[in-house]
């Protein structure tokens, strides 16, 4: 670092998804060991139990058990000891530890600040003198269940004692107050080994610790804009440890606030962790400061320090106890219970260690702490062996059947033993301490004490420690996801849009690399996947680093307030900026150089770094202040210029302005109107025409990418009044300037009041007529409101150059409007320059399209807006409005895409150009009869299959009576009706007879071959066995070959080379030509290649060559006659190889090309005529029933055989055909010409014989010889006479011919009689352009027999083509497109149905909060006339103080009312959203059929 995923394919432009890293996780499979860490994120929910704060006896009295003396009446008493317990008092309990509710705050971070306080410790100074009066313990009585009391007095009921507890007095250097005269206030003792040492009072400094103001930082929301009365300031007071409205008098009206006050919601803060290149972003568990908080509220006492987690009081919940009177409680301390949760551990060990508290000390306490316990939760590290080992065992799995894999893996062989086990040794962490010597200091001192140092010694929870040594032994130790593409890794079964998967595209509908198993392979490993939430990637919120013409984004335009930005200069200032140095930015982290555990995680020294904050010394460019000066930006005056600029009035008709009513006149029957029409008007006289008179809107021609304004928007003329702007040239003012939130103006139509007005056009689910399937519409006639005009509202639009406003700068060229200057040729002239306003068009820019001095270019300023498509410019609230609504501006849900440019194709009721029997113009048809024949439909036991628009349908089938045959119906076979092997036994094979519908069954006779190395082979048969055969069963949408069919249409493509970011493009477009992408020409293209065209057959001329069996001119013979015969090779034909035509030649047109008219020649002209021959593609076209084949399926049957039947059925429908409908004919008679076939299972002659089919005959003929064969329309008589006929011929009846085995279902065909519909065919449709349509017979193939079918072949042989407008098809070229399954497209909306959010809703339940007001527990303070009162003072009376009580203020809970915000509900009703095939139309994409949009 990037990839997937919109698209047919690009490029953007956007969103959505992944890979990567972390994590207090959690849930699934699984789990071998260790070290280091971490473990309620949820219910600040409740809590059993048991521990988390005590210690001093060197402060003080008293003192049990027990022990020691001593006395005893043996009951026990005194005394002494003596570390209980329990009390006075000191000290601690404010520390440690827990949690994160609360709070947006000086709460917390950084950095100052001054008016404060501080036990214990340090330090400095003085002091520790004398006295009092109490009180608990304790003993008495007593209340109570208990907790706990209670003993003044009424009364049933007092008394004792101690202190370092308490309180006076003395004293006071220093303290404290002070009006500076003065005045106030201490104290305790203890132990002692008698040196001393701990105390104590007051005091100084100081650490430490703590309390206060400050600047600055520090979430979101304006759908939250005003807050605020102790509020803000002040003078005095009081309070406080301190300043201070902290508090109160009283004065004055302050303060706060868009630089976001007040509200609402959220949240403990940071150091720091997580990712990030970084800047950011998210976060605040563990450790570490801070802060809050202790059931919930309130409040004070006590004390150095609390408004106190294991204190106290009160009020509430709640829980437990009660003798029901009344009491106890607080685990967010460790463990541990229940609950809640996806989910988070032991009622464990110990003070060995470090810390802490009390103590002189010994030691006590310490759920801090330090250990273990559980848990893969996380990091880190080890291990689960290595070697050798191919018969490449077995087994699996693929498999083209050959093999490949798994795999040197395993077994074998021969080593090693970490970790786990089991034995045995064993550090450290333990040094304060004690003792018992030495030094030294204190000191008289060898006690003591303090310091050092020796020696000895006591303390270890972990702990079976870490480690290190033997022991046995491959021995006890691997999973887990994944495997289409992103993204490492493929196969085979199963299944069959089902079961499933899926992070996004997306898999799965019978061959799944994507569901599930499985062989394998890839990843990471004691883990490994999923999940949730963070940042990354995301330059997708863009400071670092983004954009707004069309992609989502410039306000509709001006004015202007606050902001923001600002021309030249000269001095000054230091706020910004710059450097320097100081201080501070806790440790820990992170990061770098050691170091210690083997090593890593980890722990641990050092240093960097903390990018910040403050203070300080300097610097002066630049940017800000100050002061002064300049004129190039802005602007003023003078003097012109253009102009639908704006307002208000006026008066009009330029040739008669035009239209419309009304009134005359003239006029007749119609007007109008439309794709054709009707509604309407008109005989009561319209339209039309003339003349008047009335009104009302609008102002032709000029009039122009012409002109003016900010914009919307301005159009006849005239006048007042006004606004800008340009363009000279001089003088002034001296930056006065640009933008512009917020506000204020203007602002098209339309619509909305209030009064006119009303020709003319003209909304309405407004009236009529059309159209139409409807047509609430597109067209018509009418015709309200509104268009007009005064006032006043509305404020919006595709209000658009879809392009905010200002300034500068960067080629050119052409035009137009307004000015000014010059220059000569004085003009309809040229140059030049400035102001607007257009085209083109260079550099740059753009995703391309385009933009280019009128930027979308290059840069500055300043504002606005955008961040995925829908939901939605919609909801709710606010503002604004008469309303209509604007404005302002969400979210739940829901997709994975919407979107833009551009490209290729395909389409169009878009153009253009061109071709085709396309269509015209002809001719002759189908459609209508009847008959063949396919087909559908229905019928059937079967009516086997397939083919279905053009391109299925006389089509597979060139031929179903059996067979054919696949179907059905019954009867039979199973290794098989066919093929290969293996084993037996027979030659093969033939006769005959029986039963049977046959198939088959049994019997019977005949026959014993060939080769041989003598074993046996070799073909056939039959019988058995299992491999296996068979299949016309499925899938043509798994193939392959083959075919159709656009289409014989000219078109499809390729290198290289340009161009374009690319898809693409160009060549292949253009201008001509042509049947043609035929060939010219031109040209960024030059050249190829399948196609076209020729080469191939046929045919139309001639030459040569050959001469049978074909031919016969000339020369014989012969015959009624006949190439029948001798001979001929001329001819005709036959067949072989030539020729021959190429626009080659002439004229003309074309561009000197190509080529095209038109002519000569010639049998033939302009690819002669016909045939073969089919580019890349296309339609999952058609065939698995030709054939072949994957796979799937049957296997005593889906295989095989046999009989009969069916495939031929019959209301009906449709398709191709044949016969007709008649005189251009039938019917009879007679005469003439083909051509190209075919023949041994064969064509069959003559002849004879039937009316005839035919029959019987048997010559020729292996075929240029014989036969099939007499070709028919035609021609030459005759007849019929317009009629259902002398037309048609169906149907039927009799009779009979031939094929075969067989003619009934079910062939042909003859004869004879029957004589059906039919009188040219609705709407539609179809063939055909010359040897052709039409018309006529002939022949083949198939085949026993069956053509009106299909394939050929010849006879007669016509009519038309003006044109391409329209219908079809088809090519090119250009334009739209929202289509790309390509218009048989896409697509909208309302109804139905189901789920989902979600708004409105009479309300209703909650939480919070404002105000007003009741209320007042505890406690604080004030007060106080009641009741009590040891210590002081008394004049002995009392008094000062003090305690209760009472009461005033303050106030917590509670309560009443009346508002705010919210969150949940809610009959019912609104829209929206999704949903595979609903329903109605069809609004949009093409001119989308009435151009679309706002």
């Nucleotide at each position: 670092a990037g990839a997937g995923u919109u698209u047919g394919a690009u490029c953007u432009u956007g969103g959505c998804u992944c890979a990567g890293a972390a994590c207090g996780a959690a849930c699934g499979c699984u789990g071998g060991c260790g070290g280091c860490a971490g473990g309620c994120c949820u219910a600040a929910c409740a809590c059993a139990u048991g521990c988390a704060a005590g210690u001093c006896g060197a402060g003080c009295g008293a003192g049990a058990a027990g022990c020691c003396a001593c006395c005893u009446u043996c009951g026990g008493g005194u005394g002494g000891u003596g570390g209980a317990g329990a009390g006075c008092g000191g000290c601690g309990a404010a520390c440690g530890g827990g949690u994160g509710a609360g709070u947006a705050a000086c709460a917390c971070g950084u950095g100052g600040g001054g008016a404060u306080c501080u036990a214990c410790c340090u330090u400095u100074a003085a002091g520790u003198g004398g006295g009092g009066g109490a009180u608990a313990a304790c003993a008495g009585u007593u209340g109570g269940a208990a907790a706990c009391g209670a003993c003044u007095g009424c009364u049933a009921a007092u008394g004792c004692u101690a202190a370092u507890a308490c309180c006076g007095c003395a004293u006071a250097c220093g303290c404290c107050c002070u009006u500076u005269g003065g005045g106030g206030g201490a104290a305790a003792g203890g132990c002692u080994u008698c040196g001393g040492c701990c105390g104590c009072u007051u005091u100084u400094a100081g650490a430490u610790g703590a309390a206060c103001c400050c600047g600055c930082g520090u979430u979101a929301g304006a759908u939250u804009a005003g807050c605020u009365a102790g509020u803000u300031g002040g003078u005095g007071a009081g309070g406080u440890a301190a300043c201070g409205g902290c508090u109160c008098a009283c004065c004055a009206a302050g303060g706060c606030g868009a630089c976001g006050a007040u509200c609402u919601a959220u949240a403990g803060c940071u150091g720091g962790u997580c990712u990030g290149a970084g800047a950011g972003g998210a976060u605040g568990a563990u450790c570490a400061g801070c802060c809050a908080c202790a059931c919930u509220g309130g409040a004070a006492c006590u004390g150095a320090g609390a408004c106190a987690c294991g204190g106290u009081c009160c009020a509430g919940a709640c829980u437990c106890c009660u003798a029901c009177g009344g009491g106890a409680g607080g685990c967010a301390g460790c463990a541990g219970u229940g609950g809640g949760g996806a989910a988070u551990a032991u009622u464990g060990c110990g003070c060995a260690a470090u810390g802490g508290g009390g103590g002189a000390a010994a030691c006590c306490c310490u759920g801090a702490c330090g250990c273990a316990g559980c848990c893969a939760u996380g990091c880190c590290g080890c291990g689960u062996g290595a070697g050798u080992g191919a018969a490449g065992a077995a087994g699996g799995c693929c498999u083209u059947a050959g093999g490949g894999u798994u795999g040197u893996a395993a077994a074998g062989c021969a080593c090693u033993u970490u970790c786990a086990g089991g034995a045995g040794g064993g550090a450290g962490g333990a040094a304060a301490g004690g003792u018992u010597g030495a030094u030294g200091g204190u000191u008289a001192a060898u006690a003591g004490c303090c310091a050092u140092u020796a020696g000895c010694u006591a303390u270890g929870a972990c702990g079976u420690u870490a480690c290190c040594u033997g022991c046995a032994g491959a021995a006890g130790a691997a999973g887990c996801a994944c495997c289409g593409g992103c993204u490492a890794a493929c196969u085979c079964c199963g299944u069959g849009c089902c079961a499933g998967c899926a992070g996004c595209c997306g898999c799965g509908g019978u061959a799944a690399u994507a569901c599930g198993g499985a062989g394998g392979g890839u990843g990471c490993a004691a883990g490994c996947g999923u999940u949730a939430a963070u940042c990354g990637g995301a330059a997708u919120u863009a400071c670092u680093g983004g954009g707004c013409g069309u992609a989502a984004a410039g306000c509709g335009c001006g004015c202007g307030u606050a902001g923001g930005c600002g021309g030249c200069u000269u001095g000054u200032u230091a706020a910004g900026c710059c450097a320097g140095a100081u201080g501070u930015g806790a440790a820990a982290g992170c990061c770098c150089c050691g170091g210690g555990c083997u090593c890593a995680a980890c722990c641990u020294g050092g240093g960097a770094a903390c990018u910040g904050c403050a203070u300080u010394u300097g610097g002066a460019a630049c940017u800000g202040g100050c002061a002064g000066g300049c004129u190039a930006g802005a602007g003023u005056a003078c003097a012109g210029u253009a102009g639908a600029g704006a307002u208000u009035g006026g008066a009009g008709g330029a040739a008669u302005u035009a239209u419309u009513u009304c009134c005359u006149g003239u006029g007749u029957a119609g007007u109008g109107g439309u794709g054709a029409a009707a509604u309407g008007c008109g005989u009561a006289g319209a339209u039309a025409u003339a003349g008047g008179a009335a009104g009302g809107a609008a102002u032709a021609c000029c009039a122009g990418u012409g002109g003016c304004g900010a914009a919307g928007g301005c159009g006849g003329c005239c006048a007042c009044c006004u606004g800008g702007a340009c363009u000279g040239a001089u003088a002034c003012u001296g930056a006065c300037g640009c933008u512009a939130a917020g506000g204020g103006g203007c602002g098209a139509a339309a619509g909305c009041g209030u009064g006119g007005g009303g020709a003319g056009c003209g909304a309405a689910c407004c009236a009529g007529g059309a159209u139409u399937a409807g047509a609430u519409a597109c067209c018509c006639u009418g015709g309200u409101a509104g268009u007009c005009c005064a006032c006043g509202c509305c404020g919006u639009a595709a209000a658009c150059g879809a392009u905010g406003u200002c300034u500068a700068c960067u080629a050119g060229c052409c035009g137009u409007u307004g000015g000014a200057a010059g220059a000569c040729u004085u003009g309809a002239u040229c140059u030049u320059u400035u102001a607007g306003u257009g085209g083109c068009g260079c550099a740059g820019c753009u995703a391309a399209c385009g933009c280019a001095c009128u930027a979308a270019g290059u840069a500055g300023a300043c504002c606005g807006c955008c961040u995925g498509g829908g939901g939605a410019g919609u909801a709710c609230g606010g503002c604004c409005g008469c309303a209509a609504g604007g404005u302002u501006a969400a979210a739940a849900c829901u997709c994975a895409a919407a979107u833009g440019a551009a490209u290729u194709g395909a389409c169009g009721g878009g153009g253009g150009c061109c071709c085709g029997c396309a269509c015209a113009a002809g001719c002759g048809g189908u459609g209508g009869a009847g008959c063949a024949u396919g087909u559908g439909g229905u019928u059937u036991a079967a009516u086997u299959c397939g083919a279905u628009g053009c391109a299925a349908c006389g089509c597979g089938a060139a031929g179903a009576a059996c067979c054919u045959u696949a179907c059905c119906u019954g009867g039979u076979c199973u290794u098989g009706a066919c093929a290969u092997c293996c084993u037996g036994c027979g030659a093969a094979c033939u006769u005959u007879c029986u039963a049977g519908a046959g198939a088959u069954a049994g019997a019977u006779a005949g026959g014993u071959g060939c080769c041989u190395u003598c074993g046996g082979g070799a073909g056939c048969g039959c019988a058995g066995u299992g491999a296996c055969a068979g299949g016309u069963g499925c899938u043509g949408c798994a193939u392959g070959g083959c075919u159709g069919u656009c289409g014989u249409c000219a078109g499809c493509u390729c290198g290289u080379g340009u161009u374009g970011u690319g898809a693409a493009a160009u060549g292949u477009u253009g201008g001509g030509u042509u049947a043609a992408g035929u060939c010219c020409c031109g040209u960024a293209a030059c050249g190829a290649g399948c196609g076209c065209a020729a080469c191939c057959c046929u045919u139309a001329u001639c030459c040569u060559u050959a001469u049978u069996u074909g031919c016969c001119a000339g020369c014989a013979c012969a015959u009624u006659a006949u190439g029948g015969u001798g001979g001929g090779a001329a001819c005709u034909c036959u067949a072989a190889g030539g020729a021959g035509a190429c626009u080659g030649c002439c004229g003309g047109u074309g561009a000197c090309a190509a080529a095209c008219c038109g002519g000569a020649g010639g049998a033939a002209g302009g690819u002669g005529g016909g045939g073969a021959c089919g580019a890349c593609g296309u339609c999952a076209a058609g065939u698995c029933a030709u054939c072949a084949u994957g796979g799937c399926c049957c296997u005593u049957a889906c295989g095989a055989c046999c009989u009969g039947g069916g495939c031929u059925a019959c209301a009906c429908a449709c398709g191709u055909g044949c016969u007709a409908c008649a005189a251009u004919g039938g019917c009879a008679a007679g005469u003439a010409c083909a051509a190209a076939g075919g023949g041994a299972c064969g064509c069959u002659a003559a002849g004879c014989u039937g009316c005839g089919a035919g029959g019987u005959g048997g010559a020729g003929c292996u075929a240029a010889u014989c036969c099939c064969a007499g070709a028919a329309a035609a021609c030459u008589u005759g007849u019929c006479g317009u009629a259902g006929u002398c037309c048609g011929g169906a149907u039927u009846g009799g009779a009979g011919u031939c094929u075969g085995c067989a003619a009934c279902u079910c062939g042909a065909c003859u004869c004879c009689a029957u004589g059906a519909a039919g009188u040219c065919g609705g709407a539609a449709u179809c063939g055909c352009u010359a040897g052709u349509a039409a018309u006529c017979g002939c022949g083949a193939a198939u085949c026993a027999g069956a053509a009106u079918g299909u394939c050929g072949c010849g006879g007669u042989g016509a009519a038309u083509a003006c044109g391409u407008u329209c219908c079809c098809g088809g090519g090119c070229c250009u334009u739209g497109u929202a289509c790309a399954c390509a218009c048989c497209g896409c697509c909208c909306g309302u109804c139905a149905c189901a789920c989902c959010a979600u708004g409105g809703g009479a309300g209703u339940g909650g939480a919070u909060u404002g105000c007003a007001c009741c209320a007042g527990a505890a406690g604080u303070a004030g007060u106080u006339a009641g009741u009590c009162u040891a210590a002081c003072c008394u004049u002995c009376g009392g008094g000062a103080g003090g305690a209760c009580g009472a009461u005033u203020a303050c106030c917590a809970c509670g309560g009443u009312g009346u508002g705010g915000u919210u969150c949940a509900u809610g009959a019912c009703u609104g829209g929206g959203g999704u949903g595979a095939a609903g329903u109605c139309g069809g609004a949009a994409c093409a001119a989308g059929g009435u151009a679309g949009c706002c």

Model confidence (mean pLDDT): 84 of 100.
A computed fold for a 1494-nucleotide RNA from an uncultured prokaryote, annotated as small-subunit ribosomal RNA.